[in-house]
The prediction has a mean pLDDT of 85. Predicted 3D model of a 507-nucleotide part of an RNA (small-subunit ribosomal RNA, 5' domain) from an uncultured bacterium.
Context: one part of a larger RNA
RNA sequence: GAUGAACGCUGGCGGCGUGCCUAACACAUGCAAGUCGAACGGACUUACAUUGAAGCCUAGCGAUAUGUAAGUUAGUGGCGGACGGGUGAGUAACGCGUGGGUAACCUGCCUUGUACUGGGGGACAACAGUUGGAAACGACUGCUAAUACCGCAUAAGCGCACAGCUUCGCAUGAAGCAGUGUGAAAAACUCCGGUGGUACAAGAUGGACCCGCGUCUGAUUAGCUGGUUGGUGAGGUAACGGCCCACCAAGGCGACGAUCAGUAGCCGGCCUGAGAGGGUGAACGGCCACAUUGGGACUGAGACACGGCCCAAACUCCUACGGGAGGCAGCAGUGGGGAAUAUUGCACAAUGGGGGAAACCCUGAUGCAGCAACGCCGCGUGAGUGAAGAAGUAUUUCGGUAUGUAAAGCUCUAUCAGCAGGAAAGAAAAUGACGGUACCUGACUAAGAAGCCCCGGCUAACUACGUGCCAGCAGCCGCGGUAAUACGUAGGGGGCAAGCGUUAUCC
Numbered sequence: 001g002a003u004g005a006a007c008g009c010u011g012g013c014g015g016c017g018u019g020c021c022u023a024a025c026a027c028a029u030g031c032a033a034g035u036c037g038a039a040c041g042g043a044c045u046u047a048c049a050u051u052g053a054a055g056c057c058u059a060g061c062g063a064u065a066u067g068u069a070a071g072u073u074a075g076u077g078g079c080g081g082a083c084g085g086g087u088g089a090g091u092a093a094c095g096c097g098u099g100g101g102u103a104a105c106c107u108g109c110c111u112u113g114u115a116c117u118g119g120g121g122g123a124c125a126a127c128a129g130u131u132g133g134a135a136a137c138g139a140c141u142g143c144u145a146a147u148a149c150c151g152c153a154u155a156a157g158c159g160c161a162c163a164g165c166u167u168c169g170c171a172u173g174a175a176g177c178a179g180u181g182u183g184a185a186a187a188a189c190u191c192c193g194g195u196g197g198u199a200c201a202a203g204a205u206g207g208a209c210c211c212g213c214g215u216c217u218g219a220u221u222a223g224c225u226g227g228u229u230g231g232u233g234a235g236g237u238a239a240c241g242g243c244c245c246a247c248c249a250a251g252g253c254g255a256c257g258a259u260c261a262g263u264a265g266c267c268g269g270c271c272u273g274a275g276a277g278g279g280u281g282a283a284c285g286g287c288c289a290c291a292u293u294g295g296g297a298c299u300g301a302g303a304c305a306c307g308g309c310c311c312a313a314a315c316u317c318c319u320a321c322g323g324g325a326g327g328c329a330g331c332a333g334u335g336g337g338g339a340a341u342a343u344u345g346c347a348c349a350a351u352g353g354g355g356g357a358a359a360c361c362c363u364g365a366u367g368c369a370g371c372a373a374c375g376c377c378g379c380g381u382g383a384g385u386g387a388a389g390a391a392g393u394a395u396u397u398c399g400g401u402a403u404g405u406a407a408a409g410c411u412c413u414a415u416c417a418g419c420a421g422g423a424a425a426g427a428a429a430a431u432g433a434c435g436g437u438a439c440c441u442g443a444c445u446a447a448g449a450a451g452c453c454c455c456g457g458c459u460a461a462c463u464a465c466g467u468g469c470c471a472g473c474a475g476c477c478g479c480g481g482u483a484a485u486a487c488g489u490a491g492g493g494g495g496c497a498a499g500c501g502u503u504a505u506c507c
Stems, first nucleotide, its partner, number of pairs: 001506003005503005012379006018372002020337001025335003029332003034079003039076002042073009055061002086290003095215008105207002110203008118152001120150002127142006158183005164177005188195002216262003223253003228250006235243001265287004269280004292313005315326004343369001345368003351365001352363004382412004392403004416448001419442004426434001451496005456477003462491005472479002
C1' cells in the first nucleotide's frame, strides 16, 4: 500500500459498488419454462338467427336440435425446456492460454439462390363404457382428427456403386465436367395480404476433433506400461483415431523427471512494485467441469440433459404395509457449521430471452427497492468578530503559566437533516416497478450531527498525582524494585476523522 474481511470503541447524510471465503452440509414453504386455437378432433360458456315438444293467463315464454360469431381450454401436435441462472466438488489435463490445422467434420432458428409442394392408407390419445389400486398410477373394449405416423409418384440438384476426362496439390488426395445403374422428399393453414413444408447449393452463427509452445510442489516417489506401442481387417462415429473388437508383431514412456503422492478449476484481469518480479483468480467478462453419490442411454440440429427418463446406493417423507414420492451448487428463506456475510420485497416500465401472424403470455434473467460504515468517493457537524485574556480545571518557584479567541457576547449564513409546495428524463403513438424518487422553490432554527488511537526511541506529540519488579505495558529495543515523559488516572499535546485502532493475509 491492499482486502469479499472479522473484532473493540464510536457513528450525521448522500452517490456508486460489494456482501456464506466455513458444510459440493441437510432442507419446511412460495416462486424460478413455457407458449401456440392462424396445425387437430373434442368439451364447455356467451350472444344472435332458425326450429319449435310438454305446458301456460296463449299479444308471447319456452326444453331440444342446427347454423353463425366471440371466448375458454384437458388432450394429440409444433417450437422451446441443451439458452438464461448457480457452484468450483472433481480435474496437473489439449482442461485452460496462445498460435495453427481439418484434403477427417456437423450446424435447428436466420439470410440468399434454384427446383418442387401430386395422389393414397392405417392408427393412437382425447372421448364413451367396463375394471384394478389407499395412493401414485394404470388395464381392457369401442369411436375419431391433424402440419402426428406410413407406403406410392416425381427428382433440377443430392446419396451409393462402377468406370472416364481435365486441372491442381500437402502424403492419404482435392475440385470440375460428362455417363450407366440404383436410392431417398414434402403439409397444410389462412382474416387471401400472407404464414408455412421438402430437396439442393452458398453464407452467417454455433460447435467438434487434431497439433506446436506455455501451465504448482515433492527424488525421504526411479523405474512405469498389457489395449499397453504399432500393423492388417472389420465395427462404430458428424468425423480422424486402440475409440471398440479379431489376428499379428514387441513395442511405448522415463534424470530434458516417466510413474506415484500432495495441492489446485484456467485465463482476461486484480494487489504490490520504478521495473524485473512476487502474490492472487471475490465481483465483471471468456472457457471448462458439475447438479444428493455412482452408472446408463432415450429424444433431439444440439444433452448423455440442475427444476427430463431408467438402474443402483445413502438420506428424508407418505402408506390401508401391497407399494409410492423427493433432490435449492436457481431467487428468497430455515436449521447447522463458523470470527463472519442480507428480504420468504416490487415490476415485467426498460434491456434481453422463449412461444405466437399478432394481440399477448411466461421470464427470482434483468430493472429496482430493503438490510450492512463492508469498500471507494463527496458533504456536513457552522462563518466572522470578540482580552475583562471571565469562570472552571490543571499546574506553580504562589509572582504566575496553560487550556485560550477557545467560550460567553455581538453580527451573519443554511450545505445536510426536518417542514410545505411543484415536479421529471428514462418511452418511439400508448405503456414507469423505481416513485411523488432525483431535482427545483419557499419558510424555518446554530439548531439535530465527533469520535478513536497515540505522546521513552524508532515516530509527530509532556507535565502532575497514584502505584512501588506489585498492578501492569510491549511491534522491536525494553519500562516498573519510592520523584516512572514507557503502568493507571487527570490536565495538556500529536495524528487521523464518520471513522479510528487491533487481528489475519499478500506485495
The RNAcentral record of the full RNA draws on ENA, Greengenes and SILVA.